Bacterial RNase P class A from an Acidobacteriota bacterium, 400 nucleotides, folded computationally. The source organism's lineage runs through Bacteria, Pseudomonadati and Acidobacteriota. The coordinates come from a structure-prediction model, not an experiment, and the mean pLDDT is 75. It matches the Rfam family "Bacterial RNase P class A". The family's RNA type in Rfam is ribozyme. The model forms 95% of the base pairs in the Rfam consensus.

């Protein structure tokens, strides 16, 4: 140099044409509403406020600690609820931090790695990474296949004497034994030296492990000492035990205003319908209250309003902590909605990448500029991202 991998930042810019959401101002008057005038059909005025509408050198209008998935956890809202306990969920080394987390930060331990001390290996120190990392000495059950045996035990080959039979090789009986071979993912502490017929924690050093105790630490743990011959094989991502937690359901939570039509509730109310236009006449229901009608109140629906964005709030400086985070000072308001606005095109600049001219320096022309897209709001965790930058690491290949 080039190429990959990890992890931070950043993720176009200007103009100009047209378009969208909001808000604010200033009109418009079809609709409501008042009011007048009428030949009864209608028609003129005015109009705070709402609805629709226009305008505007107006002002605001995504992010990427992803607005995403909707996994964790809150705030707020409603229902539910004496207190207690069981059961069912979740979380699981220790400390801190935070409103609160399975979440961040700091420690311990344990595995992997690279690196220094070593002659080398063990062994230690450092660095980087990684882990559902609480109990297997409360219980129960499990541990495939192989194999004598998968956890009261136990003996396939093999080693050792005895003992019977053999001339011997050898075979066979009761035994001892677990070093060595043999399965296994794993074989009843390991390595060694003693010691035995051979063995064997039988003894003994070191190491591993249990119990007590000192010692450092808030703690997890860590360092030592002292006994014990080893009890306690794996596995709790088998049920389990412990320990803290832990009601449900959502902003379509959830509050408030209210039309038409149908229903309920109160008052009024003696008539009401039908016989194809009209009287008369007949008929049918009602008249001590369930009848048209009128009026009045109440609950819902549509709608409308609020809930709604000033918040655990964003920025910058400083102060205390290894951090995380927390105080303090100064500055700033930055989308609100409803089935959803935040664009489009067109020039020029910027970045990449190729093709053509050109010794270059440059010209010129084609392509290419990323994942995504707010819906009460907050904190994290995941996942997704063109291309350029910066910090690690990892190959290869050129040079010294």
């Nucleotide at each position: 140099u080039u190429c990959g991998c990890c992890g931070g930042a950043u993720g176009g810019g200007c103009a100009g044409u047209c378009g969208c959401g909001g808000a604010a101002u200033a009109g418009g008057c079809c609709a409501g509403u008042u009011c007048c005038c009428c030949a009864a059909g209608g028609g003129g005025a005015a109009u705070a406020c709402u609805a629709c509408u226009u305008a505007u050198u107006u002002c605001c209008g995504a992010g990427g600690c992803a607005a995403a998935g909707u996994c964790c956890g809150g705030u707020c809202u409603c229902c539910a609820c004496a207190g207690g306990g069981c059961a069912g969920c979740g979380u699981g080394c220790c400390g801190g931090c935070u409103a609160a987390c399975g979440g961040c930060c700091g420690g311990g331990g344990g595995g992997g790695u690279g690196c220094g001390c070593u002659c080398a290996a063990a062994g230690c120190g450092c660095g980087c990474u990684u882990c559902a990392c609480g109990g297997a000495u409360a219980g129960u059950g499990c541990c495939a296949c192989a194999g004598a045996a998968a956890a009261u035990a136990u003996a396939c080959c093999g080693c050792c004497g005895g003992c019977c039979g053999g001339a011997a090789a050898c075979g066979g009986c009761a035994g001892g034994u677990a070093a060595g071979g043999g399965u296994g993912a794993a074989a009843u502490g390991g390595u060694g030296c003693g010691g035995u017929a051979a063995g064997a924690g039988c003894g003994c050093a070191c190491c591993g492990c249990g119990u007590u105790c000192c010692g450092g630490g808030c703690a997890a743990c860590c360092g030592g000492a002292a006994u014990g011959g080893c009890a306690g094989g794996g596995a709790a991502a088998a049920c389990c035990c412990c320990a803290c937690g832990u009601g449900g359901a959502g902003c379509a939570a959830g509050a408030c205003c209210a039309a038409a039509u149908a229903g309920g509730g109160g008052a009024g109310g003696a008539g009401g319908a039908g016989c194809g236009g009209c009287c008369c006449g007949c008929u049918c229901c009602g008249u001590u209250a369930c009848a048209a009608c009128u009026u009045c109140c109440g609950g819902g629906u549509a709608g409308g309003u609020u809930g709604c964005u000033u918040g655990a709030g964003c920025c910058c400086g400083u102060c205390a902590g290894c951090a995380a985070u927390g105080g303090c000072g100064g500055g700033c308001c930055u989308a609100g909605a409803g089935g959803a606005a935040u664009g489009a095109c067109u020039g020029c600049c910027g970045c990449c990448c190729g093709a053509c001219c050109g010794u270059a320096a440059g010209g010129c022309u084609g392509g290419g500029u990323c994942c995504a897209g707010a819906a009460a709001c907050c904190g994290g965790c995941u996942u997704a991202c063109a291309g350029u930058c910066c910090g690690g690491c990892g190959a290869a290949c050129u040079c010294c």